The part of an RNA shown here (large-subunit ribosomal RNA, domain IV) has 327 nucleotides and comes from Silene grisebachii.
Context: one part of a larger RNA
RNA sequence: CCAUGUCGAAGGAACUCGGCAAAAUGGCCCCGUAACUUCGGGAGAAGGGGUGCUUUAUCUUUCUUUAAGGUGAAGCGGCACAUAUCAGGGGGUAGCGACUGUUUCUUAAAAACACAGGACUCUGCUAAGUCUCACGACUAUGUAUAGAGUCUGACACCUGCCCGGUGCUGGAAGGUGAAAAGGAGAGGUCUCUCAGCCUUGAAUCUAAGCCCCAGUAAACGGCGGCAGUAACUCUAACUGUCCUAAGGUAGCGAAAUUCCUUGUCGCAUAAGUAGCGACCUGCACGAAUGGUGUAACGACUGCCCCGCUGUCUCCGACAUGGACUCG
Numbered sequence: 001c002c003a004u005g006u007c008g009a010a011g012g013a014a015c016u017c018g019g020c021a022a023a024a025u026g027g028c029c030c031c032g033u034a035a036c037u038u039c040g041g042g043a044g045a046a047g048g049g050g051u052g053c054u055u056u057a058u059c060u061u062u063c064u065u066u067a068a069g070g071u072g073a074a075g076c077g078g079c080a081c082a083u084a085u086c087a088g089g090g091g092g093u094a095g096c097g098a099c100u101g102u103u104u105c106u107u108a109a110a111a112a113c114a115c116a117g118g119a120c121u122c123u124g125c126u127a128a129g130u131c132u133c134a135c136g137a138c139u140a141u142g143u144a145u146a147g148a149g150u151c152u153g154a155c156a157c158c159u160g161c162c163c164g165g166u167g168c169u170g171g172a173a174g175g176u177g178a179a180a181a182g183g184a185g186a187g188g189u190c191u192c193u194c195a196g197c198c199u200u201g202a203a204u205c206u207a208a209g210c211c212c213c214a215g216u217a218a219a220c221g222g223c224g225g226c227a228g229u230a231a232c233u234c235u236a237a238c239u240g241u242c243c244u245a246a247g248g249u250a251g252c253g254a255a256a257u258u259c260c261u262u263g264u265c266g267c268a269u270a271a272g273u274a275g276c277g278a279c280c281u282g283c284a285c286g287a288a289u290g291g292u293g294u295a296a297c298g299a300c301u302g303c304c305c306c307g308c309u310g311u312c313u314c315c316g317a318c319a320u321g322g323a324c325u326c327g
Stems, first nucleotide, its partner, number of pairs: 001322008010313002014311001019308001027051005036041001038154001052076010077081001089306007096298002101113002117152007129138003155293004160223003165220002167216005174211003181204001185200005224242005251285001252282001263279005
C1' cells in the first nucleotide's frame, strides 16, 4: 500500500453527480396512529411504554401435578435484561406506469413489454386468418357471448373540428381499357381475271383496375395568416381581409415536451441553473399515435425533512490475510 473487519474527541452530509458506502432501526406485548381514499386501505403509519432473575398469591386447561397459559404482590443484580445470533430506518412532496407479473442468458429490470377493461375491422362455417407446389393441417372436434387482426391500456370525467390527400368500403350510369371475338380494307402469290392460299389489319364488342360519384378518422393523418379597434397606457370581447378539407374545442402548460432560459413571481436556504406552486410569451402540448386527474402499488426518477453515522472537516489506532523486507 491492498482486501476484509473493529473502535474513535468535537461537528453531523460540510462529502458527492447523487447520503454511494457505512451507521442507525429491528423480536414480542400494551397504548396510540394523520392527510387522502376506489371505504378494502393508508398502517408495523407516525409516536410512546414494557421486557432479566428470585420468591409468592390467585385464575383457566388437563385426571392430579413448581405441565402450559393468564392476572397481581414483594424483592435482587448489572453499564446494558428481545443482553449473543437472527432481526423494518422513518416522514413529506412531485413525475411516470394503475396494480401482481415479464424482459436484453454474459454492462440496461425501467417510465419498456404484458395486463384486466375499451374500441374498430374482418369472418355465416368447406368461416375469416395462417403454413403449404399440392395433398392436407392449425383455427376447432370451436360457430358471432365464437375466431382472427389492429390500436388503446385499471378506475373517474371525457374523447372536439376536418373525408381535400392516402387507404378502405359501396356504386346496374359514363370515360379509358388487355386477351379473345370481329373483320372494313391493304399487300403478296398465282393460270389473264375470278376463286384459293399467305401476310397485315380499321371500326365494333369488352373483365378487373384506374378516372368518376358517395361514405368512412378509437382508418393513415391534418387542425392558419395579416391589419385596425375601448375616454391614461396596455390589451382587444369587436371589425375587416386573404387562404384552407378544416383552422386546435375541453383540459393541461418553461412540462420526460420551452430554443431564447438560470423566463417572471412566490415558497424553502445565509446562499437553490435543482425542487414545488403559479403565470402563459405552447421555438415545437392536446384528446384511444388517447387528454386530464387518481387511492393503492414500485430494487423506477427528482426534491425536502427527522434520525443516524469516518461520506466529510482530517485523519488516527487496532485485528486478520496478502503485498513488502530478510532467509